Model confidence (mean pLDDT): 84 of 100. This is a predicted structure of a 481-nucleotide part of an RNA (small-subunit ribosomal RNA, 3' major domain) from an uncultured bacterium. The RNAcentral record of the full RNA draws on ENA and SILVA.

[in-house]
Context: one part of a larger RNA
């Protein structure tokens, strides 16, 4: 000087408390451990591994296993020889591939001998190749403490034999903040904080098509449907607006805090992006790059089939429930944000349905996916393992795809399991939040209870900081570095 303390002081955080809803019990989905297996590819392991890499394992992917093949190789550059390229077809085979038959003679240069480009076949080796090992050799990148308020430097001063170091950044007050003010042997500066950026909340203005419809006219069973208009909504550019600016009080006359006015908004308005010096030899050699090591008729490469989907069990994360604030039936209302040409697909018709036939329109403020659902109105059920719950199983189908047996999703009929609110323990959340309701997208042929967005409805509680956890500053002790 740090680190640590079941030392002290001050302060903060859904850290506790106050509340609301969960997990832990059930069934299923998914990941992991374990076990099994020819293989169940590999990585990730307290927080910070476990719906994680994987924004999507039937084949492919695929790295694993069994078997069939290849050995200058699936891929790159170079050399030699032959053949245009290309295309069609037969046999064998699970395919990869092997062995054959036919068509075809082009382009550029030319001294007409040939040469060149491109592609194929054969050969030789230089080499290719490796998701092989090392993340404790590395780059890059990421997580984490933590969006916590810290981390440093120059000059000066103090200190001592010289240093290590201290000061600044120790005090008072304040802040979300090393934020600001005052004081002070310090005076300044840098990286962080804040601001600048994006979305959202109010208004003005500009611009009106594909958007909108107040007035006028036309038309209809009805509808901005048409003429017309750009007022309104909206769209998307510019600008204004919030700064403790104003008032009162507290305060040290300061910084600031408390209350108020005006205002759409008030003290960082709300949300996002943004992550200092560093810590964990944290993660990643299987994104990529890369040192040295290893393999080279195999640890490379290709194909078929299998596996990653196994199943006495254990754990994590979720979904659906256990019902009446509900289930079922009928009627009826209101979104936002997105995607669409190998695409989204309307009206119509067929099917109980999944879906099929067909194809208007739309590269989309125009068409379409597309009915939002919870809600509201009416009816029924009447507390039951039920008209709750839907697992499991049987049958019949649809769709995607070369192909749904291992191993897809969905539909219909039948079946109708556990489950009556969950022990110890434990998690999330402070407002348009929790809870609840639907909806879209990426990946994607198909496959979503996951992930990332979007809007609808919309709470309760916070006395407070004694305690648990984590963190910041000061101080103290130390046999630790």
């Nucleotide at each position: 000087u740090g680190a640590c303390g079941g030392g002290g002081g001050c302060c903060c955080g859904c850290a506790c408390a106050a509340g609301c809803g969960g997990u832990g019990g059930a069934g299923c989905a998914u990941g992991u451990g374990g076990u099994u297996u020819a293989a169940u590819u590999c990585g990730a392991c307290g927080c910070a591994a476990c719906g994680c890499g994987a924004a999507g394992a039937a084949c492919c992917u695929u790295a694993c296993c069994a078997g069939g093949g290849c050995u200058u190789g699936a891929c790159a550059u170079c050399c030699u020889a032959c053949g245009a390229a290309u295309u069609u077809u037969g046999u064998g085979g699970a395919a990869a591939c092997a062995c054959g038959g036919g068509a075809g003679u082009g382009c550029c240069c030319u001294u007409c001998g040939g040469g060149g480009a491109g592609c194929g076949u054969a050969g030789a080796g230089a080499c290719a190749g490796g998701u092989g090992g090392u993340g404790c050799a590395u780059g890059g990148u990421u997580g984490u403490c933590g969006u916590c308020a810290g981390c440093u430097c120059g000059u000066g001063u103090c200190g001592u034999g010289a240093g290590a170091g201290a000061u600044g950044u120790g005090g008072u007050u304040u802040u979300a903040a090393g934020u600001c003010c005052c004081g002070c042997a310090a005076c300044g500066a840098g990286c962080g904080c804040a601001a600048c950026c994006c979305c959202u909340g109010u208004g003005u203005u500009u611009a009106g098509u594909u958007g909108c419809u107040a007035a006028c006219g036309a038309g209809u069973g009805g509808u901005g449907u048409c003429g017309a208009g750009c007022a309104c909504u909206c769209u998307a550019g510019a600008c204004a607006g919030a700064c403790u600016g104003c008032c009162g009080g507290u305060g040290a006359u300061a910084a600031a805090c408390c209350g108020g006015a005006g205002g759409a908004a008030g003290g960082u308005g709300g949300g996002g992006a943004u992550g200092a010096c560093g810590u964990c030899a944290a993660g990643u050699c299987c994104u990529c790059a890369u040192g040295g090591c290893c393999c080279u008729u195999a640890u490379g490469u290709u194909c078929u089939g299998g596996g990653c989907u196994a199943c006495a069990c254990a754990c994590g994360u979720g979904c659906u429930a256990c019902a009446a604030u509900g289930g079922c039936c009928g009627g009826u209302a209101c979104a936002a944000a997105g995607a669409g040409c190998u695409g989204c697909a309307a009206u119509a018709c067929c099917g109980c349905a999944a879906g099929g036939u067909g194809g208007a329109g739309c590269a989309a403020a125009u068409c379409c996916c597309a009915u939002a659902a919870a809600g509201c109105c009416g009816g029924u059920c009447u507390c039951a393992g039920u008209u709750c719950g839907g697992a499991u199983u049987g049958g019949a189908g649809u769709c995607u795809g070369c192909a749904a047996c291992u191993c897809g999703a969905c539909u219909c009929c039948a079946u109708g399991a556990a489950g009556u609110u969950g022990g110890a323990a434990u998690c999330g959340c402070u407002a348009g939040u929790a809870a609840u309701c639907g909806u879209g997208g990426a990946u994607c042929a198909g496959c979503a209870u996951g992930c990332c967005g979007c809007g609808g409805u919309g709470a309760a509680u916070a006395c407070g900081u004694u305690c648990c956890c984590g963190g910041g500053c000061c101080u103290u002790g130390u046999a630790c570095a």